This is a predicted complex of two RNAs, RNase P RNA and transfer RNA, with 434 nucleotides together. The prediction has a mean pLDDT of 79.
[in-house]
């Protein structure tokens, strides 16, 4: 030079008029994603959130954490030459299923072609033996080699993969070695078995205050206990006279919740790390049809056209400049902690090729 | 701001739960009927099953993410 691989930060600066919206005031006044709404808490109501089934969710090991499906540290497995990246990764030897077509067979094996043998004089035909060859599929019942056999075959045997024990090393997941009988297909993002977790809904949740009206009309059900208690079955506990459904009526106003939090930041300290502890400092948007914005100027970056200058045989490349143009993605609605998805230019680290020294 | 559902032929919709040659119906297109047209009979053609991945020998069927589209929800009485 080419290709590529992972990181962890920014998100255009200042000034100057003119606006918004919060607060008495000084003063504050969008994001890494404020988004998607895919998980996980907190908060509120619903019984103090109670058993049990069903139902849903997670599934390698350790650890962090409020909690997670999330981080972090390992184990394997799969991809890459490599950096490095991916993995929903128990269980298939509880048990049911399903494996289309093609093939002789698709999970109790199995004989279609071949190969060996019988019956026969032959030959065709039939019987039996055989999984080594040959065909079919995604997937053929352990691989490959010797021996053995009528022909074959874990039948013997080396060696390789698996399985089941023993041993040694880890905290384990796993690994390393040593023996064993020879072998037990896939699929669980099919039902399902096993471990763990899980009670429903949401800030339109939920309190208050106001304002208005037809506080109506129908219909089931009901104190012999009906109905509720925020999806579904049973129990147990409260409440308990009225409940619920339908077809109309009225109001589209306020306050609270509402931001001070698993909270920023600095140093010290434990831990590979995620992350934890201690000490100190600082307060950092709170609107409701919803504010955080315009515009001027000067710098900073980037593209595009013209002009100079320098370097090269050149393609071109580096500076300096006028001009114009642009600086993504997007936008808080109760709040955190993670995921995913859009983005825009630069940084660092590292790999691997090619040439040169 | 919140819950919930849908996408298959031009158009409504099946198959999807439990995976194995995507199908009806109008509609289009062509031939017969008929002076013609309509109906009305026969035939045929049209699918990246919204997208991109994963999981399987195999996916419209299960998974995930991402597009687009619809529903519903407030107070009193």
């Nucleotide at each position: 030079g080419g290709a590529g691989u992972g990181g962890g930060g920014c998100a255009g600066g200042u000034g100057g008029c003119c606006g918004c919206c919060c607060g008495a005031a000084g003063g504050g006044g969008a994001g890494g994603a404020a988004a998607g709404u895919c998980c996980g808490g907190g908060c509120u109501c619903c019984a103090c959130a109670g058993g049990g089934c069903a139902g849903g969710g997670c599934g390698c090991u350790g650890g962090g954490u409020a909690a997670c499906a999330c981080c972090c540290a390992g184990u394997c497995c799969u991809g890459g030459u490599g950096a490095c990246a991916g993995g929903a990764a128990g269980g298939a030897a509880a048990g049911u299923g399903c494996c289309a077509c093609a093939g002789a067979a698709a999970a109790u094996a199995c004989a279609c072609c071949g190969c060996c043998u019988c019956u026969c004089a032959a030959a065709c035909a039939g019987g039996g033996g055989u999984a080594a060859g040959g065909g079919u599929g995604a997937a053929a019942a352990g691989g490959u080699g010797a021996g053995g056999u009528a022909a074959g075959a874990g039948c013997u045997c080396a060696c390789c993969a698996g399985c089941u024990c023993g041993u040694c090393g880890g905290u384990g997941a796993c690994g390393g070695c040593a023996a064993g009988g020879c072998u037990u297909g896939g699929c669980a993002a099919a039902c399902c078995c096993c471990g763990c977790c899980u009670g429903g809904a949401g800030c339109a949740a939920g309190a208050c205050c106001a304002a208005a009206u037809a506080g109506g009309g129908g219909g089931a059900c009901g104190c012999u206990g009906a109905g509720g208690g925020u999806g579904g079955c049973c129990c147990g506990c409260c409440c308990g006279a009225g409940u619920c459904c339908c077809c109309g009526g009225g109001u589209a106003g306020g306050u609270c919740g509402c931001u001070g939090g698993a909270g920023c930041c600095u140093g010290c300290u434990g831990g590979c790390a995620a992350c934890g502890g201690c000490a100190g400092g600082c307060c950092u948007a709170g609107a409701u049809a919803a504010a955080u914005g315009g515009u001027c100027a000067c710098c900073a970056c980037c593209c595009a056209u013209g002009g100079g200058a320098g370097g090269g045989u050149g393609a071109c490349c580096u500076c300096c400049u006028c001009u114009g143009g642009g600086u993504a993605c997007a936008g808080a609605a109760c709040c955190c902690g993670g995921c995913u998805u859009a983005u825009g230019a630069a940084c660092c680290a590292c790999u691997c090729c090619a040439a040169c020294a | 701001g919140g819950g919930c559902c849908g996408u298959u032929a031009g158009c409504u919709c099946a198959a999807c739960c439990a995976g194995g040659c995507a199908g009806a119906g109008c509609a289009a297109a062509u031939g017969a009927c008929u002076c013609u047209u309509a109906a009305u009979c026969a035939u045929u053609a049209g699918g990246u099953u919204g997208u991109u991945g994963g999981u399987u020998c195999g996916a419209u069927u299960c998974c995930a993410a991402c597009a687009c589209g619809g529903c519903c929800c407030a107070c009193c009485a």